[in-house]
RNA sequence: GCAGUCAGCUAGACGACCGCUUGUCUUUAUUGACAAGAGGAAAGUCCGGGCAGCACAGGAUACGACAGUCGCUAACCGCGACCGGGGGCAACCCUAGGGAAAGUGCCACAGAAACAAAACCGCCGCGCAAGCGGUAAGGGUGAAAUGAGUGGGGUAAGAGCCCACAGCGUCAUAUGGUGACAUAUGGAGAAGGUAAACCCUGUCGGCUGCAAGGAGGUCAACAUUAAAGAACGAUCCGUUCGUUGGCCGAUACCCGCUUGAUCGUGCCAGCAAUGGCAUGACUAGAUAGAUGGUCGUCCUCGACAAAACCCGGCUUACAGGCUGGCUGCUACU
RNA sequence: GGCACCUUAGCUCAGUUGGUAGAGCGACGGCCUGAAGAGCCGUGCGUCGUAGGUUCGAUUCCUACAGGUGCCACCA
Numbered sequence: 001g002c003a004g005u006c007a008g009c010u011a012g013a014c015g016a017c018c019g020c021u022u023g024u025c026u027u028u029a030u031u032g033a034c035a036a037g038a039g040g041a042a043a044g045u046c047c048g049g050g051c052a053g054c055a056c057a058g059g060a061u062a063c064g065a066c067a068g069u070c071g072c073u074a075a076c077c078g079c080g081a082c083c084g085g086g087g088g089c090a091a092c093c094c095u096a097g098g099g100a101a102a103g104u105g106c107c108a109c110a111g112a113a114a115c116a117a118a119a120c121c122g123c124c125g126c127g128c129a130a131g132c133g134g135u136a137a138g139g140g141u142g143a144a145a146u147g148a149g150u151g152g153g154g155u156a157a158g159a160g161c162c163c164a165c166a167g168c169g170u171c172a173u174a175u176g177g178u179g180a181c182a183u184a185u186g187g188a189g190a191a192g193g194u195a196a197a198c199c200c201u202g203u204c205g206g207c208u209g210c211a212a213g214g215a216g217g218u219c220a221a222c223a224u225u226a227a228a229g230a231a232c233g234a235u236c237c238g239u240u241c242g243u244u245g246g247c248c249g250a251u252a253c254c255c256g257c258u259u260g261a262u263c264g265u266g267c268c269a270g271c272a273a274u275g276g277c278a279u280g281a282c283u284a285g286a287u288a289g290a291u292g293g294u295c296g297u298c299c300u301c302g303a304c305a306a307a308a309c310c311c312g313g314c315u316u317a318c319a320g321g322c323u324g325g326c327u328g329c330u331a332c333u
Numbered sequence: 334g335g336c337a338c339c340u341u342a343g344c345u346c347a348g349u350u351g352g353u354a355g356a357g358c359g360a361c362g363g364c365c366u367g368a369a370g371a372g373c374c375g376u377g378c379g380u381c382g383u384a385g386g387u388u389c390g391a392u393u394c395c396u397a398c399a400g401g402u403g404c405c406a407c408c409a
Base pairs, nucleotide, nucleotide: 001329002328003327004326005325006324007323008322009321010320012298013297014296015295016294017293018292020037021036022035023034024033025032039304043315044314046313047312048311049310050309051209052208053207054206058237059236060235061234063205064204065203066202067201068082069081070080071079072078083097084095085094086093087092098200099199103198104197105194106193107192115147120139121138122135123134124133125132126131149165150164151163152162153161168189170187171186172185173184174183175182176181213255214254216248217247218246219245220244221243222242229241230240231239262281263280264279265278266277267276268275269274299302334405335404336403337402338401339400340399343358344357345356346355352389359378360376361375362374363373364372382398383397384396385395386394
């Protein structure tokens, strides 16, 4: 220098005027002043949690979600590190990665046969022949054919039928590791695929969501043990609760609502995710819904898109610009 | 704001233990008619909303995205 790979940052800048939302203050009965005013995804609503109500959310079943190991966390279908598998020369990237030897189902067409039952062609034996028997080495069909390759022995022909070497999963032992697992030695072994089919194993999950909720009063009748019913939202158990009707009020405002697992900086622990300590900061809160418009100057001429209870993630969208680590090739020193 | 569901031919809809997609109406072509309609005969005209994955194989199973529809305020 070229090519690649991983990670991070930014999301036009400055000034003037006019307007909008919220807060504080002043004056006064409507003005004025000051301060603050979207995002990395505010999005999709795909996971998890807080918070609220139903019982301080209890037991069993059903149903659903998840699935290597260890750690992080409030929690997770998240994140980090590592293990196994796959790709790349490498940096690095991808991985729904428990169980098919508990059981059941399925494997179209083709093919003899689609998984314990088998002979279509071929090979071998018997037979004049038709055919019968043996054979899973070879051919053919198919996505897949009995599922351990090569060589030798063996045989009528063959076959892990036997042997040697190599491979496979599994069990035991030893060593290393917290562990998944790795390496070595030895034993016995050989019945395909599919669990993003049912299912089995393990773990987790009560339901509803801020349109949650704060939040009714009064009168009458019946009952005040039981039953029935309700809370209870898939079912059962269990727990708790009196029920029904009329009238008034209401269709608004307010609270919930933003100080929080918060953010910045520094130090410490840790490979990291993350955690701890110190210090500083307050940074939208509307309810038809504010964050905009005009002008001027400059530049590289500006993407995707905008809060609606709040946080942690994931996924998706995104113009241009900037920074750093690492790898390969080439050139020079 | 939250929740549930749908997308298959031009239109309205079927389509299950995953095996290569149909029906009605419409459209087009032919016959019939002087011409048209009706009638008769024929033709499927389709990336199964898009992309990726599982599988030998996906309209069907899983994930992400796009478009659309419906429900939830009502008690004090």
Overview: This is a predicted complex of two RNAs, RNase P RNA and transfer RNA, with 409 nucleotides together. Model confidence (mean pLDDT): 78 of 100. It holds a member of the Rfam family "Bacterial RNase P class A". From the family's description: Ribonuclease P (RNase P) is a ubiquitous endoribonuclease, found in archaea, bacteria and eukarya as well as chloroplasts and mitochondria.